[in-house]
Small-subunit ribosomal RNA, 3' major domain from an uncultured bacterium, 476 nucleotides, folded computationally. It matches the Rfam family "Bacterial small subunit ribosomal RNA". Its family is annotated with structural constituent of ribosome and ribosome in the Gene Ontology. The full RNA is in RNAcentral, with records from ENA, Greengenes and SILVA.
Context: one part of a larger RNA
């Protein structure tokens, strides 16, 4: 100087505590430990590993296993020789690749060549998701969006090293004010970046009986750009105004006007630096390994096993429901090997035919909780939907291992969950759909919209983390 202390002061966070909801019980998804296995590839390990890499494992993916098979190789440059092709079709064999056959087949040329593709051959090489993140670059996680890290110059100090950054108030902040052997200053913080909340103005193949017409009654049609809305630009918020507080400061508190008030709400933004945190399997790379294999190709398995154990979800245990029957109102998307209307057919998943869109025009699209009015009467129930049969639908060479959805049946565990333990302060929780990457097909995960919309903070004693002074010292 730091660290550390079941030392002291002071602060400050959904840390407590008030509150609303959940995990943990029970089925089911999903990822992980065990343990199986020829093989269940690999990597992630308190917080910060476990719906994690992986925005999607039938084959591929695939790196794993076995069985076949190649050995200059699947993929790159260089050399020699030899063909004229490559490509595309076809037949035969294999589980499949591999392999054997036929057919068809190039360009320039100074005819010496050459330019291109192919086969062989040789060796230089290629290949490696193999080892090592404890050799490393990138990159990221995490204290933490916390209020902190340091510098120059000058001073103090023999010197490590102070001081500045300590005080006294203030804030969300080393934000700011006052004082001070200190005076400046850099990287944090804030502002400058978007998105949202109000309104002016340009603009108008979407919206508008707003005010005329026409109508097949749909803004369809004339016609208009006021309004809605789209997309520029532009104003608005600054403690600017007032009162009280206060050191006449910073600021604090209340109020006016205003869509909006003292950071309006989010978002992106993460400072020196800690975890020899994480990745060598995204890619890069040094060193070490392999080289008829630890490199390549293919079939068919595996990564989807299963006495059991944790994390994370989703359905639920029901009358604030559950069914049914007519009815209403979203935002954000995304469409060409694609959205797919209407009609037809079929209970149904879907199939026929096929309009219109490369989209404010078309299509996906029914928003769903909700209100209405029926029914059911506390019950394993018209709650629950797990597992099973049998029937099919659709994707794709192919749904046996091992997909998704449908009809009909069947109808298990659950009647609110021990010790523990999360997550949330407002348009938040909590509840209800809808999108969309990935992707033939396969979400309860994840990334995004919008609808309904709450409880509850006396307070800082106490738990967990955090800053600043200070104060002991078994460490450094």
């Nucleotide at each position: 100087u730091g660290a550390c202390g079941g030392g002291g002061a002071c602060c400050c966070g959904c840390a407590c505590a008030a509150g609303c909801g959940g995990u943990g019980g029970a089925g089911c998804a999903u990822g992980u430990g065990g343990u199986u296995u020829a093989a269940u590839u690999c990597g992630a390990a308190g917080c910060a590993a476990c719906g994690c890499g992986a925005a999607g494992a039938a084959c591929c993916u695939u790196a794993c296993c076995a069985a076949a098979u190649c050995u200059u190789g699947a993929c790159a440059u260089c050399c020699u020789u030899c063909u004229g092709a490559c490509c595309g079709g076809a037949a035969c064999u294999u589980a499949a690749u591999c392999g054997u056959u036929c057919c068809u087949u190039u360009c320039c040329u100074u005819c010496g060549g050459g330019a291109c593709a192919g086969a062989a051959g040789u060796g230089a090489c290629a290949g490696g998701u193999g080892g090592u993140g404890c050799a490393u670059g990138g990159u990221u996680g995490u204290c933490g969006u916390c209020a902190g890290c340091u510098c120059g110059u000058g001073u103090c100090g023999u010197g490590a090293g102070g001081u500045g950054u300590u005080g006294g108030g203030u804030u969300a902040a080393g934000u700011c004010c006052c004082g001070c052997a200190a005076c400046g200053a850099g990287c944090g913080c804030a502002a400058c970046c978007c998105c949202u909340a109000u309104c002016c103005u340009c603009a108008g193949u979407a919206g508008c009986c707003a005010g005329c017409a026409u109508u097949u009654a749909a803004g369809g049609u004339g016609g208009g750009c006021a309004c809605u809305c789209u997309g520029g630009g532009g104003a608005g918020a600054c403690u600017g105004c007032c009162a009280g507080g206060g050191a006449u400061a910073a600021c604090c508190u209340g109020g006016a006007g205003g869509a909006a008030g003292g950071c309006g709400g989010g978002g992106a933004u993460g400072a020196c630096g800690u975890c020899a945190a994480a990745u060598c399997a995204u890619c890069a790379u040094g060193c070490c390994c392999c080289u008829u294999a630890u490199g390549a190709u293919u079939u068919g398995g595996g990564c989807u096993a299963c006495a059991c154990a944790c994390g994370u979800g989703c359905u639920a245990c029901a009358a604030u429901g559950g069914c049914g029957u007519a009815a209403a109102c979203a935002a954000a998307g995304g469409g060409a090997a694609g959205c797919g209307a209407a009609c037809c057919u079929g209970u149904g998943a879907a199939g026929g035919c096929a309009a219109g869109c490369a989209a404010g025009u078309c299509c996906c699209a029914a928003a769903a909780a909700u209100a209405a009015c029926g029914u059911c009467c506390c019950a394993g129930u018209u709650c629950g939907g797990a597992c099973u049969g049998c029937a099919g639908u659709c994707u794709g060479c192919a749904a046996c291992u091992c997909g998704a959805c449908u009809g009909c049946a069947c109808g298990a565990a659950g009647c609110u969950g021990g010790a523990a333990u999360c997550g949330c302060u407002a348009g938040u929780a909590a509840u209800c759909g809808c999108g969309g990457a990935u992707c033939a097909g396969a979400a309860u995960g994840c990334c995004g919209c919008g609808g309904u919309g709450a409880a509850u903070a006396c307070g800082u004693u106490c738990c967990c983390g955090g800053g600043u002074c200070u104060u002991g010292u078994a460490c450094a």